[in-house]
RNA sequence: UUUGAAAAAGGCAAACCAAUCGUGAGGUUGGGACGCAAAGCCAUGGGUCUUCAAAAUAAAUGAAGAUUGCCAGGUUGCCAAAU
Numbered sequence: 001u002u003u004g005a006a007a008a009a010g011g012c013a014a015a016c017c018a019a020u021c022g023u024g025a026g027g028u029u030g031g032g033a034c035g036c037a038a039a040g041c042c043a044u045g046g047g048u049c050u051u052c053a054a055a056a057u058a059a060a061u062g063a064a065g066a067u068u069g070c071c072a073g074g075u076u077g078c079c080a081a082a083u
Base pairs, nucleotide, nucleotide: 001082002081003080004079011036012035016031017030018029019028020027021026034069040075041074042073044072045071046070047067048066049065050064051063052062053061
């Protein structure tokens, strides 16, 4: 540097439930494990979702947000193997 999770040490925590924050998407804490070789970190590009404006059925448009366990990207890292 690349590849991988067979082994070893571990790590994280979906859905759901309770409390709580938020108009909302959703977040936080605790319980709980569907899974994850970065399911560590960063909203940078796209996607999806929410709110407001205008519109006034809805879509499309503009702005502000959410989502990193949606896909990419950046960055850091345990172990093993190869170079």